[in-house]
């Protein structure tokens, strides 16, 4: 004491499809699929199966495939859907601060 992996703690992004069942003045619930996450807690708005904020959980941060556009896209599959490829290193995207462990009896150099 590197590269490298990992884990904390801060700062910032970012998504929450799809498919049944069930249920009407009382509800906003259950099940499966795929994925790290598919809505976990509180509120409000709405209204028949919904939608918002906030906070939590998950990923990602320029070494950037988390995540958006292209997209009502193109092949293959599925009960179905971003399910899998493929468009694609296309264009866009948070412009990352600090610590700790592994690595290590590192290696290398210096001195005895």
């Nucleotide at each position: 004491u590197a590269a490298u992996u990992u884990c904390c703690c801060g700062a910032g992004g970012g998504g929450a499809g799809c498919u049944c069942c069930a249920u009407a003045u009382u509800c906003c619930g259950g099940a499966g699929c795929u994925g790290a996450g598919a809505g976990g807690a509180a509120g409000g708005u709405g209204g028949a199966a919904a939608c918002c904020u906030u906070c939590g959980a998950c990923c990602c941060u320029u070494a950037g495939a988390a995540c958006c556009u292209g997209a009502a896209c193109c092949g293959g599959g599925u009960a179905a859907u971003a399910c899998c490829g493929g468009c694609g290193g296309a264009g866009g995207g948070a412009c990352u601060g600090g610590g700790g462990a592994a690595g290590a009896g590192a290696a290398a150099a210096a001195a005895a």
Molecule: TPP riboswitch aptamer (THI element)
Organism: Thermosipho sp. 1063